């Protein structure tokens, strides 16, 4: 900064996503080089090498080489010299270096202070080093063991070990004093003087005592740094004190008495986690997360204890003991401790060589030379990461070939390749070649020590020497484009598109979401996009997350004010003056280790990476200064607070007492059949007398009216009167006291209703529960009863949507209207009215705030102060565990686990068994019908070889189909053809084409003959056409109407539907189109922050009605009329009157053929229904290609238990039959219509006149009228079915046409529930024409004649339109959505127990070891002639004591039959609880 809740919108809010990071790891890939870096897990085991030595200038010995010598057996022993090398003694070192991060929340670290200490090595200074003794080891001899080792006797040195001696500034001290060292070694040497070793002097060195310093070290403080209160109390050496003991040193470190303290909400004790810090990642920053590699501290060294030594440990590579584990073993005992460097094994997703060198840096011993050094330095490996290089560079269009895509043109790949030039860095070869190396060591000179021109130490030169890396870095030269590209993605966030293949499949996926036949999202391919010796992927940290808000959030409805008040603490506080300097602010000094960041240089070709200076290290600490502020202190103030005085108002609280009205019961009287309930009812009461009624009387509960956005309390709550007791407010009046305020975690009252305990009381209501209704059930709504409770006293409970869903407090910011209580003016006789203050308490609004609705002096506004709260739904206010509670149960309060949303406002729609206006033949009024039969015709089921297809609620069903015997035809069965029945284009061959004929067939075909021979051109040859072969193709009524075009239905002829500019709102959106009248109608007037405008309504077309004018043949004898064309007049709310007050407009009237859209037609707004149709047609994509294409004959589409749809014809007298007898219009006709006349009963034949028609024909119009029969009957109704004789038409009427005639005469006597049309020339009722068609009309589409009834209205059904109001709905109520069952899966709670971890605690037992203690025993240095003493060892006892065992809690962790709920899951039952009045709000 984006992406996801939504039809949209704005908010909340959570969840993802771009970035940077990493000790990484995992897939595909990998040239080269520098520089880091590399067990994060099992602090599991651990083979094997190496990592601590050193000193011979401390010491005795012992070997080995040389040389001397000496005994001789001439090869041995013995000695001396020299140089060298050692086990031992003895000294330093071994407490460093390396390593690891287990432990440990403070015996640690970081920071900044301290005072009561220690220090070997090292620097300085001071005295001093003088005299003696006695052992013990190697060694030798011996035993004992497998073995490690033991052990006994013997010998000896010392810078080992012990005494004298001397003693300082040491140490104690009773201040008189007492006590307390030492050691040699080496190197030179002039005199002297030797026992020939030395003495002796000197120089270095070493050692003794003390001072000293600097490093290091040990002790204490105070500050700071995780989590968990579901850990709230913890502590007996605990805390202080006195003594005493201990240590280097302070101190309960310890031990004895002695007080009873000490710690703790500013979070002790417990509990999990953790080594901490410089620092690292990250971030604009505050922060957050982490402590690998570098560097400083700490703790550890298999695991527990424990001391020795020693300057220093309570010791990684040392001692002892326990304990596991490993190993050797002669079974008697031993021996080890890689969290050093490699390196194994094992865990793990994962982390290397059993490598070189001490050359450099450094450490250890040494007087040095040196030694030793897995420390270090260097090379191995590993793209682990950071950094630099390179894999070539130019030229090259025929834009090659392939490849992919394509609209078929061409487009990309792509100057890319190839071809031509050119380079030569990395690699290969060859060759040269820095620097890390100057010290130490020798030496020439100075200069210092000295007696000294020795030594020896210090400089300045000068010499040689030393390199593991290493075939190094680096540079030169040949060859040669030669030796080096991948990963990932490509719907959106995000930068990058096609095809093809799959078909909710296989997949993908960070969110959202892709896939069910055209997937840019899956898999492949081309092409692209981004990074590149890498890329991705996972996995973790910080960012974006202001998503814990310190910078920098909130809390009325989105999460979130505690139900309320009182109050400890800790927070916060009015004015003035002094003072302090804690806080603040400045300054200055100490420190804030180097490394790292950051800055300016510098140094590897350059960068990673090294270095140099600076700067930052925001911090602690001391200290001077300031005095405003905020704190302490101490002095005044009165504005906040309170206390005093007079008033007042009030369902405030608590007790008694008392009223009237009702209601229910009881007596008793009147008095009878009924009451009571409801939507209807019913149960219930009642003739054993209810209900009514009338009188009396019990009882228990509430208190009508006033009553009120009225009062009063801190909330909860509070309502007849009246009296006692009693808390708060409020005005006024300004005495008085002087900040006493506020606000309040823990605490500690109060607290609706419902419950719960005892005990009363109980009239009415009235959970449960009975009993009727109701229902598909009704464990509910209604009714009838009815108990707990509901009232009262005492205790508990402590919770409510406990709401204003709004904590307390103060202050401050326009108003305007109510209304309670007070109280001033002004005014009045008085009481009102009015104008103001003060507290309530309400409505409206400015500012300003809100996401938006609202809020707005009673804040949600602008600020201070203090509290309680929120951090994404869901699990869940639930589990566990603790408190409370007598139960119910109430406070505290998780996690796993799952979802990507839950959610507030507000908009726009649809929706409502919401609401208001209005229309429609929507209902009513009315006619006439359907629904019953009979048959026609269409459809479903079922049948069938097929019974082709479609079309299916309204809007499918007398539909497509304006007409299936064959054809049609789209289906069956059989026969047959394959470039095909039909189109095109291209080759070859052949011929006109056709006709006609035989044969086999149901024909299609199949096959033989006949017969003919096309147009141009002289001719080759060329055309048309047609046939045979062969190749492109044809051909599908084969699929997908949910891939489409067009066409159509349908809401609906319903009045809507929209757009520009303007304005309003953060926006979605609104306003206009809403309002107010009126209209069929968004029509039309008015009003209006709108103004205008499109599309639809209307109206312009077409029929029709009335008159005029013109024409007049086929009409009309004629004139007029009448009819027919054509063109034109008429009709406009134009005129009167009311409605009414303006218009629009309505009612009425005049005049008119016609009056208010004059009657009908065509004409269908934005759209919605994935509505119909690939089978009218056109058409993408898929499928068939000797068949799902053609062609033929039969068949079927005509079936028939049944049901449904629309029709026809009736069921009769308004009527059926015979006679007679008038009168339309709209149309059609040449392969037509077809007259007259004849024949036939008649269908109909013959006939052929007229007519391409105002001419002639179809063509007699029927109901009607007139006249006669029938006489209520299944009939002279009704005609259905049969039979049987004909016509017609067509190749053909058998499955399967039409129609006559005769003859049969079936059902049916007006049709349930329920439904349809129709508002005037309408319905009904008649009949007539047409188009399709060869025929076949009860269908369909016109045409005319007769010609009615009724509408009081709009409650109601149904559909439709505007407004508005609720909605959890937006596939939009055919919606959404809840709970229990049943299935599966996950995690989780309890659970008889069962298995462990861990820290304590109480006892038992007690190793090492330090301390004490000790008869007896044992002992070389001193004492003492001796005996013996002094001091020591051993053994032995004791305290203390680890591991170990016993207990019995306590925390935790796992498992646990069974059981509880809880998420999730495509299409499972049951019901309907919610959301609309959701139907009982």
């Nucleotide at each position: 900064g984006a992406g996801u809740u939504u039809g949209a919108u704005c908010c909340u809010g959570g969840c993802u996503c771009a970035g940077a990071u990493u000790g990484a790891a995992c897939g595909c890939u990998g040239g080269c080089g520098g520089c880091a870096u590399g067990c994060u897990u099992u602090a599991c085991a651990c083979a094997u090498g190496c990592a601590a030595g050193u000193c011979g200038a401390a010491c005795g010995g012992g070997g080995u080489u040389a040389g001397g010598g000496a005994g001789c057996u001439u090869g041995c022993u013995c000695u001396c010299u020299a140089a060298u090398c050692u086990a031992g003694u003895g000294g330093c070192g071994a407490a460093c270096g390396g390593g690891u991060g287990a432990g440990u929340a403070a015996u640690a670290c970081a920071u900044c202070g301290g005072a009561a200490c220690g220090u070997a090595c090292c620097g300085u200074c001071u005295a001093g080093u003088g005299g003696g003794g006695g052992a013990c080891a190697a060694c030798g001899a011996g035993u004992c063991g497998a073995a490690a080792g033991a052990u006994u006797c013997g010998c000896u040195a010392a810078u080992a070990c012990c005494g004298c001696a001397u003693a300082u500034u040491c140490u104690c001290u009773u201040c008189g004093g007492a006590g307390g060292a030492a050691a040699g070694c080496a190197g030179g040497g002039g005199a002297u003087c030797u026992u020939c070793g030395g003495a002796c002097c000197u120089u270095g060195u070493g050692c003794u005592a003390g001072a000293u310093g600097a490093g290091c070290g040990g002790c204490c403080g105070a500050u700071g740094g995780c989590u968990g209160a579901u850990u709230a109390g913890c502590u007996a050496g605990u805390u202080g004190g006195u003594g005493a003991g201990g240590u280097a040193a302070a101190g309960g470190c310890u031990c004895a008495c002695c007080a009873a303290g000490g710690c703790g909400a500013c979070g002790a004790u417990c509990a999990g986690u953790a080594g901490c810090g410089g620092g690292u990642c990250u971030u604009a920053g505050a922060g957050g997360a982490c402590g690998a590699u570098c560097c400083g501290c700490c703790a550890c060294a298999c695991u527990g204890g424990g001391a020795c030594u020693g300057a220093g440990a309570c010791a990684c590579g040392g001692c002892c003991c326990a304990g596991a584990c490993u190993c050797c073993u002669a079974c008697g005992g031993g021996a080890g401790g890689c969290a050093g460097c490699a390196g194994u094994g094992g865990g793990g997703a994962a982390u290397c060589u059993u490598g070189g060198a001490c050359a450099a840096u450094g450490g250890g011993c040494g007087c040095a030379a040196g030694c030793c050094u897995g420390a270090u330095c260097c090379a191995g490996c590993a793209a682990u990461g950071c950094c630099g290089c390179g894999u070539g560079c130019g030229u090259g269009a025929a834009g090659a070939a392939g490849g992919c895509c394509u609209u078929c043109g061409g487009g990309u790949u792509g100057u890319a390749a190839a071809g031509c030039g050119c380079u030569u860095u990395u690699g290969u070869c060859a060759g040269g070649g820095a620097g890390c190396a100057a010290a130490u060591c020798u030496u020439u000179g100075a200069g210092g020590c000295u007696a000294a021109u020795a030594c020896c130490c210090u400089c300045c030169g000068a010499g040689g020497a030393u390199g593991a890396g290493a075939g190094u870095a680096c540079c030169u030269g040949a060859a040669g484009a030669a030796u080096a590209a991948g990963g990932a993605c490509c719907g959106g966030c995000u930068a990058a598109c096609u095809a093809c293949g799959u078909g909710c499949c296989a997949g993908c996926a960070g969110c959202c979401g892709c896939g069910g036949u055209a997937a840019u999202a899956c898999g492949u391919a081309g092409g692209g996009u981004c990074c590149a010796a890498g890329c991705g992927u996972u996995a973790a940290u910080c960012g974006g997350a202001a998503u814990u808000a310190c910078u920098g959030g909130g809390c009325g409805u989105a999460a979130a004010g505690c139900g309320u008040g009182c109050g400890c603490a800790g927070g916060u506080g009015g004015c003035c003056c002094g003072u302090u300097a804690a806080g603040a602010g400045u300054g200055a000094u100490g420190u804030g280790a180097a490394a790292u960041c950051c800055c300016c240089g510098a140094g590897c070709u350059c960068a990673a990476c090294u270095u140099g200076g600076g700067a930052a290290u925001u911090g602690c600490a001391u200290u001077g200064c300031u005095a405003a502020c905020u704190g302490g202190c101490g002095g005044g103030c009165u504005a906040g607070a309170g206390u005093a005085c007079g008033g007042g108002a009030g369902a405030g609280g608590g007790g008694g007492g008392u009223g009237g009205a009702a209601u229910u019961c009881c007596a008793c009287g009147u008095g009878u059949a009924g009451c009571a309930g409801u939507g209807a009812a019913a149960u219930g009461c009642g003739u054993a007398g209810a209900u009514a009624u009338g009188u009396g009387g019990a009882g228990g509960a509430a208190c009508a009216c006033c009553g009120a956005u009225g009062g009063c309390g801190a909330a909860g709550g509070c309502g007849g009167c009246u009296u006692c007791c009693u808390g708060g407010c409020c005005c006024g009046u300004u005495c008085u006291u002087g900040a006493c305020g506020c606000a309040g975690a823990g605490g500690c009252g109060c607290g609706a209703a419902a419950g719960c305990u005892a005990g009363g009381g109980g009239a009415g209501c009235a959970a449960a529960c009975g009993g009727g209704a109701u229902u598909a059930g009704a464990u509910a709504c209604c009714c009838c009863g009815g108990u707990a409770g509901u009232c009262c006293u005492a205790g508990c409970c402590g919770u409510a949507a406990a709401c204003g869903a709004u904590g307390g407090a103060c202050a401050c910011u326009a108003g305007g209207u109510g209304u309670u209580g007070g109280u001033g003016g002004u005014a009045u006789c008085a009481a009102c009215c009015c104008c103001g203050c003060c507290a309530g308490u309400g409505c409206c609004g400015a500012a300003g705030c809100u996401a938006a609705c609202g809020c707005a002096u009673u804040a949600a506004g602008u600020g201070u102060c203090c509290c309680g709260c929120c951090u994404g739904g869901g699990g869940a206010g639930u589990a566990c565990g603790g408190c409370c509670g007598c139960a119910a149960g109430g406070c505290u309060a998780a996690a796993a686990c799952u979802c990507a949303a839950a959610g507030g406002a507000a908009u726009u729609g649809a929706c409502g068994g919401g609401g208001g206006c209005c229309c429609g033949c929507a209902c009513a009024a009315g006619c006439a019908g359907c629904g019953g039969a009979g048959c026609g015709u269409g459809g479903g089921g079922u049948u069938u070889a097929a019974u082709u297809c479609g079309a299916u609620g309204c809007a499918a069903c007398g539909c497509g189909a304006a007409g299936a015997a064959c054809c049609u035809u789209a289906c069956c069965a059989g026969g047959g053809c394959u470039u095909g029945a039909c189109a095109u284009g291209a080759c070859c061959a052949g011929g006109a084409c056709a006709a006609c004929g035989g044969c086999g067939g149901a024909a299609a075909c199949g096959u033989c003959g006949u017969c003919u021979u096309c147009c141009c051109g002289c001719a080759a040859g060329g055309g048309a056409c047609c046939u045979g072969g062969c190749c492109a193709c044809a051909g599908g009524u084969g699929u997908u109407g949910c891939a489409u075009g067009g066409c159509u239905g349908u809401c609906g002829u319903c009045a809507g539907c929209u757009c520009g500019u303007g304005u309003c709102g953060u926006g979605a959106g609104a306003u206009g189109u809403u309002g107010g009248g009126u209209u069929a109608a968004g029509u039309c007037c008015c009003g209006c922050a709108a103004c205008g405008a499109g599309c639809g309504c209307a109206a312009c077309c077409c029929c029709u009605g009335c008159c005029g004018u013109g024409u007049g043949u086929u009409g009309u004898a004629u004139c007029u009329c009448u009819c027919a064309c054509a063109c034109g007049g008429g009709a406009c709310u134009g005129c009167c009157g009311a409605g009414a007050g303006a218009a629009a407009c309505u009612c009425g009237g005049a005049g008119g053929a016609a009056g208010g859209u004059g009657g009908g037609g065509a004409c269908g707004a934005c759209g919605u229904c994935a509505a119909g149709u690939c089978a009218g047609c056109a058409u993408g994509g898929c499928c068939c290609u000797u068949a799902c294409g053609u062609c033929c004959u039969g068949g079927g589409c005509u079936a028939c238990a049944c049901c449904c749809a629309c029709g026809c014809u009736a069921c009769a007298a308004u009527g059926g039959c015979c006679g007679g007898u008038a009168c339309a219009a709209c149309g059609g006709g040449c392969g037509g219509c077809g007259a007259a006349a004849c024949c036939g009963c008649g269908a109909g034949g013959u006939g052929g006149a007229g007519c391409g028609a105002a001419u002639c024909c179809c063509u007699u119009a029927a109901g009607g009228c007139c006249g006669g029969u029938c006489u209520c009957a299944g009939u002279u109704c009704g005609g259905a079915u049969u039979g049987u004789a004909g016509g017609c038409u067509g190749c053909a009427a058998c499955u399967c046409g039409c129609c006559u005639g005769c003859a049969u005469g079936a059902a049916g006597c007006c049709g349930g529930a329920g439904u349809u049309g129709c508002u005037a020339g309408u319905a009904a009722c008649c009949g007539c024409c047409g188009g399709u068609c060869a025929g076949c009309a009860c269908a369909c589409g016109g045409c005319g004649g007769u010609g009615a009834a009724u509408a009081u209205g709009u409650u109601c059904c149904c559909g439709g339109g505007c407004c508005u109001u609720g909605u959890a709905c937006a596939c939009a109520c055919c919606g959404c959505c809840c709970g229990u069952c049943a299935c599966g899966u996950c995690a989780u709670g309890a659970a008889a127990g069962c298995c462990g971890a861990u820290a304590a605690c109480a006892c038992c037992c007690g190793a090492a070891g330090c301390c004490g203690g000790u008869g007896g025993g044992c002992c070389a240095a001193c004492c003492g002639c001796a005996a013996g003493g002094a001091g020591g060892c051993a053994g032995c006892c004791g305290u203390c004591g680890a591991a170990g065992g016993u207990g019995g809690g306590a925390u935790u962790g796992g498992u646990g039959a069974u059981u509880g709920g809880g998420a999730c899951g495509a299409a499972g039952u049951c019901g309907u609880a919610a959301c609309a009045a959701g139907g009982u709000a």